[in-house]
RNA sequence: UUGUGUUAUAGAGGCUGCGAUGAAUCAUAAGUAUCACGCUAGAUAUCUAGGGAUAUUUUGGAUAGUGUGAGAAAGGGAUCAUCGCCGAAGCAGAUAGGAUCCCUAGACCUACUCUGUUGGGACCAUACUGAAUAAGUAUGGUACUGUCGCUGAAGAUUACCCAGAUCUUCGGUGGGCGCGCUAUCUCACAA
Repeated sequence: UUGUGUUAUAGAGGCUGCGAUGAAUCAUAAGUAUCACGCUAGAUAUCUAGGGAUAUUUUGGAUAGUGUGAGAAAGGGAUCAUCGCCGAAGCAGAUAGGAUCCCUAGACCUACUCUGUUGGGACCAUACUGAAUAAGUAUGGUACUGUCGCUGAAGAUUACCCAGAUCUUCGGUGGGCGCGCUAUCUCACAA
C1' cells in the first nucleotide's frame, strides 16, 4: 500500500420515504345509534357459540318493525402545524393484559416483550377488517425507483505507450436485496 474480516461513527433512497402527536380545521360516519310519543307483532334480550346470572311475560311487555319529532359520538380519512427517524415501519404467530353482566372458546383492541418475515412507493385483481366506493393488510401481477453484482461504450487519473486498476457519464441484465449499501475510523490476519 492492497485484500479479507471486525468495531464504532456519520450518511443516502423520496418533491407521494416511514411513523407519532394535536382541546386545530374539514368531510364522512348519519338523519345511523339513542330518547319521547303512537301503531303493529308478541317471548325473549345483553358482539358469535355453549353454560350461568339478571331483567321481563295479563295492573301488561323482553324484543323487533314502522310513523312523527328531536338527534350524537368514537375509530378510520384529508389538510395544516410540530416532533422523531431511514427496519424508518408494517404484517403473522406466541406471551401478557384490556373491553363486553360472569366463565370458556373465537372475533376486536393494546405492548420500550419474544420469534419469523417484507429494499421503497404507485397502479390493477382477489380476499379479510371496516359504515364505506375511503383507508389498511395479505397474495399475485404491471411498469418505475434505490442499491450492489455482471457486462458494453465514451472520457479522465495512474510520468509516456500497451496492459491492468480506480473514478465519472450513458446503456443492457439479475428478485440479486435491508442482519443490506456508501464514506471514514479501530483491531486482527494475509500478500
Predicted 3D model of a 191-nucleotide RNA (Lysine riboswitch aptamer) from Alkaliphilus sp. The sequence is in RNAcentral, with records from Rfam. The organism belongs to Alkaliphilus, within Bacteria.